Model confidence (mean pLDDT): 75 of 100. Predicted 3D model of a 379-nucleotide RNA (Bacterial RNase P class A) from a Chitinophagaceae bacterium. It matches the Rfam family "Bacterial RNase P class A". Rfam describes the family as follows. Ribonuclease P (RNase P) is a ubiquitous endoribonuclease, found in archaea, bacteria and eukarya as well as chloroplasts and mitochondria. It is recorded under the gene name rnpB. The same sequence occurs in records of 2 taxa. The RNAcentral record of the sequence draws on ENA.
[in-house]
RNA sequence: UCUAUCAGCCGGGUUAUCGCUCUCCCGCCCUUGGCGGGAGGGAGGAAAGUCCGGACAGCACAGAGCAACACACCGGUUAACGGCCGGUCCCGACCCCUGGUUGGGAAGACAGUGCCACAGAAAAUUACCGUCCCGUCUCGCCCCAGGCGAGACGGGGUAAGGGUGAAAACGUGAGGUAAGAGCUCACGGGUUUUUGCAGCAAUGCAAUGACCGGGUAAACCUUGUGUGCUGUAAUGCCACGUAAAUCAGCGUUUGAGGGCGGCUCGCCCGAUGCUGAAGGGUAGGCAGCAAGAUCCAUGCAGUAAUGCAUGGGCCAGAUAAAUGAUGACCAUCCGCCAACCGGCGGAGACAGAAUCCGGCUUACAGGCUGAUAGAUUUU
Repeated sequence: UCUAUCAGCCGGGUUAUCGCUCUCCCGCCCUUGGCGGGAGGGAGGAAAGUCCGGACAGCACAGAGCAACACACCGGUUAACGGCCGGUCCCGACCCCUGGUUGGGAAGACAGUGCCACAGAAAAUUACCGUCCCGUCUCGCCCCAGGCGAGACGGGGUAAGGGUGAAAACGUGAGGUAAGAGCUCACGGGUUUUUGCAGCAAUGCAAUGACCGGGUAAACCUUGUGUGCUGUAAUGCCACGUAAAUCAGCGUUUGAGGGCGGCUCGCCCGAUGCUGAAGGGUAGGCAGCAAGAUCCAUGCAGUAAUGCAUGGGCCAGAUAAAUGAUGACCAUCCGCCAACCGGCGGAGACAGAAUCCGGCUUACAGGCUGAUAGAUUUU
């Protein structure tokens, strides 16, 4: 210097003209408004997906049980979280391999039920081959009331051996046995009880006793913890206008209907009521709504996430939805001409607020910084 991976950051700048939207000021008019002029503000790191968590609002100042859903090693952080930070154990990948980086996982599979493709005898109490024992029958041989051997059939034992598979009944060796088997023993591996030490804890180390019948809970399930529902088109208010009319049905304490959401119970409201038909009216405004778990800088505490203190700043608010277009110059990148700090041409992504925050995930031209590894050059 280049390349790759990972992490963090940036996501063009200045200006002119013409517009759009909001706020303030001034003037005019036909004054809840309109027009003109001036000044100022005007998209993002993800505004996106709407996947989690909250604030806020309403509904019983939100009840009980069931169901459903979510979460599940430990500690910390926070308004909260399934996020983030740090740590423990297990598995995988990579590297410079006593270690480090990175990704995934960690309540329970001796509570019960189910499932485990293909292959294989068997996927959890399973016997295909093999092997061993017993019985019956047939055949052969011998020293013939018997014994030995072979074969077939039937019954039983056996997980050592063969072979299958992602996974095969703890591994190796010895003893043992009819043959075998943790059946017994030695060594090793794993699970777990108790005790001691270290640690807030998960856990680790040491000793000790017991045990060795696989996997799967993003299968049902069990245990523990948590969750009421609806979302700013929430919700509160103002103004304008109408038909408290008409018809049909139900109902008025023997309660129609509603609050109420998946169900049940319970509680509450309820007569100028509820449902339907055909019609009538309105379709405007204000608040919510922009000063906040806010932003920037510095310092302190902490490994960190994060917190605290001090100082400073004010930073979109539209409603069918404004935030745009064109030109110039500069910066960046690319190509060509050319030849030394030049000329010409071109390129710039992903994407756009809609109540607001904290995260997660996904998209992204180009650039910057750092770490690690590799290659190359010079000294």